[in-house]
The RNA shown here (Bacterial RNase P class A) has 436 nucleotides and comes from a Polyangiaceae bacterium. Lineage of the source: Bacteria > Myxococcota > Polyangia > Polyangiales > Polyangiaceae.

């Protein structure tokens, strides 16, 4: 130089005019006016995950559902992030993981295929018998055509047995591979490597390798159900608080309440207990008020209870006299939550890293149908074009000038993180090529 993965940075500056949106002062009765500052993102997107806050709510066991899933770390916490251990892809840098458990049980493996899990035999191989055709070699007859019969071999069929080594099907077939051995063959037997078991040895640990037995193996799918460790309460700022306005504290069904205290009040009593009047003087009566003591209603306190709340169910807790259902009416206004935070920034320690600590520093948007914009020039930045300089092996740098470009994309209660969009740019890192 060129391609390649990995990892960071920037997302333009600056001055004029107008225009917006807030926040400090200051001035004003208020409306508003000045001054000084400040005003979208590295993804704000998706809404997938994980928390801070609110509320149901004083909230606690537990089933069921969900979620993760290999070690050790970080972290407010995660499905995230670092480092490692196993696998797998790539020549490499790297990337990727469906990364506990198939001996707890259940269940699937289509078609092909002989057979798909305590699983087998189409095709081929070996022995062995028939049946037929070939020739061969000996005998035995012989009409000299050829007949009979022994032996041994080849070849087609059949048919007993051995057998799963080679081939075929298939995503996957009873380890792989080299030799021995076999009638052919097969871990049948030996090395090696794989595998399962033990030791000890490194390593927090996932696991390594290393040395010894061994049977040569009880297939895969759990992102199938499902066991098994761990975490998980629901709903969300349109949560929610406070003020205001205003109607119909409305109809209509149905349901449904007792018990004890207590407090005034109201009625009843004309029996009780006290007051007081009045009458009587040998009757004990008449009226009144008050209390109690009885009853209504309400108000208060307790305690049962129909109902009702807590994602689903249960326990357990709380609320509890009105409650549930249907119809129809009013309101949806302003305030606030709403921005100092598990904050940004630099410097040092400390760790392989994520990321921790110390010390210093800085406040950097809060609209509310929704502010941050437009025009101008200047320089930055990136392409292309021309002239000129300089060093090259390639080919790059630099000055000037000209033209022209600027990507994805806009907060809405705030953060951590994951995915996905996309302009410039820089570093080491791997492969190729040339050159000193």
């Nucleotide at each position: 130089g060129a391609c390649g993965g990995c990892c960071g940075g920037c997302a333009g500056a600056u001055g004029a005019u107008c225009g917006c949106c807030g926040g400090u002062c200051g001035c004003g009765c208020a409306a508003g006016c000045g001054a000084c500052g400040g005003g979208a993102g590295g993804a704000a997107a998706g809404u997938c995950c994980g928390a801070g806050c609110u509320c149901c709510a004083c909230a606690g066991g537990g089933u069921a559902c969900g979620g993760u899933g290999c070690c050790a770390g970080g972290u407010a916490a995660c499905g995230c992030c670092u480092g490692g251990u196993g696998g797998c892809g790539a020549a490499a840098a790297c990337g990727c993981c469906c990364a506990g458990g198939a001996c707890a049980g259940u269940g699937c493996c289509a078609c092909a295929g002989a057979a798909a899990a305590c699983a087998a035999a189409c095709c081929u191989c070996c022995u062995u018998u028939c049946c037929c055709g070939c020739g061969c070699g000996g005998g035995c007859c012989u009409u000299c055509g050829a007949g009979c019969u022994c032996g041994a071999g080849c070849g087609u069929g059949a048919g007993a047995g051995g057998g799963a080594a080679g081939g075929g099907u298939g995503a996957a077939a009873a380890g792989g591979c080299g030799g021995g051995g076999u009638a052919a063959g097969a871990g049948c037997c030996c090395a090696c490597c794989g595998c399962g078991c033990g030791c000890a040895c490194g390593g927090c640990a996932a696991c390594g390798g290393g040395c010894g037995c061994g049977g040569c193996a009880c297939g895969g799918c759990a992102a199938a159900c499902c066991c098994c460790a761990c975490c998980g309460g629901g709903a969300g700022c349109a949560a929610g608080g406070c003020c205001g306005c205003g109607u119909a504290g409305g109809c209509a069904g149905g349901c449904g309440u007792c018990g004890c205290g207590u407090u005034g009040g109201c009625g009843a009593u004309u029996g009780c207990g006290c007051c007081c009047c009045c009458a009587u003087u040998u009757g004990g009566g008449g009226g009144g008020g008050c209390g109690a003591c009885c009853g209504c209603a309400a108000g208060c306190g307790c305690g049962a209870a129909a109902g009702g709340g807590c994602g689903a169910c249960c326990c357990g807790c709380c609320c509890g006299a009105g409650c549930c259902u249907g119809c129809g009416g009013g309101u949806a206004g302003g305030c606030u939550g709403c921005u100092c935070g598990a904050g940004g920034c630099g410097a040092c320690c400390g760790g392989c890293g994520a990321c921790g600590g110390u010390c210093g520093u800085c406040c950097u948007a809060g609209a509310g149908g929704a502010a941050u914009g437009a025009u101008c020039a200047u320089c930055g930045c990136c392409g292309c074009c021309g002239c000129g300089a300089g060093g090259u092996g390639a080919c790059c740098u630099c000055u000037c000038g000209g033209c022209g470009g600027a990507a994805c994309a806009g907060a809405a209660c705030u953060c951590g993180g994951c995915u996905u969009a996309c302009g410039c740019u820089g570093g080491a890192c791997g492969u190729c090529g040339a050159c000193c």
RNAcentral holds the sequence, with entries from ENA. Rfam family: Bacterial RNase P class A. Its family is annotated with tRNA processing, dimeric ribonuclease P complex and ribonuclease P activity in the Gene Ontology. It is annotated as a ribozyme. It is recorded under the gene name rnpB. The model forms 98% of the base pairs in the Rfam consensus. Model confidence (mean pLDDT): 77 of 100.